[in-house]
Context: one part of a larger RNA
RNA sequence: CGUAAGGAUAUUUGAAGGGGAGUUCUCCACAGUACGAGAGGACCUGGAGAAGUGAACCACUGGUGUUCCAGUUGUUCUGCCAAGGGCAAAGGCUGGGUAGCUAUGUUCAUAAGGGAUAAGCGCUGAAAGCAUCUAAGUGCCAAGCCCACCUCAAGAUUAGAUAUCCCUUGGUCGCAAGGCCAUGAAGGCAGGUUGUAGACUACGACCUUGAUAGGCGCGGUGUGUAAGGUCCGUAAGGAUUUAAGCUAACGCGUACUAAUCAGCCAAUCGG
Numbered sequence: 001c002g003u004a005a006g007g008a009u010a011u012u013u014g015a016a017g018g019g020g021a022g023u024u025c026u027c028c029a030c031a032g033u034a035c036g037a038g039a040g041g042a043c044c045u046g047g048a049g050a051a052g053u054g055a056a057c058c059a060c061u062g063g064u065g066u067u068c069c070a071g072u073u074g075u076u077c078u079g080c081c082a083a084g085g086g087c088a089a090a091g092g093c094u095g096g097g098u099a100g101c102u103a104u105g106u107u108c109a110u111a112a113g114g115g116a117u118a119a120g121c122g123c124u125g126a127a128a129g130c131a132u133c134u135a136a137g138u139g140c141c142a143a144g145c146c147c148a149c150c151u152c153a154a155g156a157u158u159a160g161a162u163a164u165c166c167c168u169u170g171g172u173c174g175c176a177a178g179g180c181c182a183u184g185a186a187g188g189c190a191g192g193u194u195g196u197a198g199a200c201u202a203c204g205a206c207c208u209u210g211a212u213a214g215g216c217g218c219g220g221u222g223u224g225u226a227a228g229g230u231c232c233g234u235a236a237g238g239a240u241u242u243a244a245g246c247u248a249a250c251g252c253g254u255a256c257u258a259a260u261c262a263g264c265c266a267a268u269c270g271g
Stems, first nucleotide, its partner, number of pairs: 001155001006166007017152004023051007035040001052110006061103004068096005073088006113147003120140004169182005187265003191207005212258003215254005222246002228241005
C1' cells in the first nucleotide's frame, strides 16, 4: 500500500504449497504344533515389554543454585570481652538449599487404516487352433510413493469466514458527482510500572474505576536451636530461655512508593 466500496477487535477455515515424524529388538500364546529319520524347529495371527530417537514439562528422584542458612582455619579491622565486618585468585574452605534452568527424572509420540504402485505372484486371453501374467481387459503385493498424524499458511490479488464494538454530525466550495476543513467514536500508537517474553525490536499483563513492580504483613520453603540473659564447670565448653533466629527469585493479601497530567493517529453514508 492492497484486501471495490466505512472504521476496528477477537476467533478461525485451509486452497496450492512448505516443514516435521517415519526406527529396531526381545519375550509370551499358537506350539515343542506344521515340517523333519533325528537333531532341530517355524510361517500366519494375537498379546506384553525393552532399546533408540524426538517433543513437552518440573508434581516425584536428583543436579545447579557466586551469598539463603549454618559450621570452620589463618589474618586484619570495629578501643577491649563478647558479637560482627573484610581478605585468603575473583564463592577462603566445608555441609545443606528456595525460585528458575535442567536430566540421569516424568508424560507423550514413533500407531492403526486407505489409495495407486515396484520387483514379484496371478486370472482370463489372442496375435501364433497349442502355449503364454499382456497385446485389449483384470486381481494381489513393500519399511518406499500419495493420503492419513503434528505443524506453518488468506499478499489464496479468487486477498475467504464467524462473532462483537463504533459513527449515522457540523461548516464550506460545487448544478451535480465529489473535494476541503472541523469534530475525534470504537480502536490503535506513543509514554509509564513490568513479565515465567526478550540481544534490540517484537509478544503478554497492568496504568488509580489499579495488585503491574517495589515495600510491608501473613504464610511457605531452606537452614538447624540466633543474640542477650540465667545456671553448671577452674577452663575449653555444656544446659536452658528456644523447633530458636535468620530466610533470594515462591504463594496470598495490603495502595505505603512508582505506574501523574497532557499528547498523536483514526469514522461519518456504506446501495
A computed fold for a 271-nucleotide part of an RNA from a Candidatus Omnitrophota bacterium, annotated as large-subunit ribosomal RNA, domain VI. Taxonomically the source falls in Candidatus Omnitrophota (Bacteria, Pseudomonadati). The coordinates come from a structure-prediction model, not an experiment, and the mean pLDDT is 86. Rfam family: Bacterial large subunit ribosomal RNA.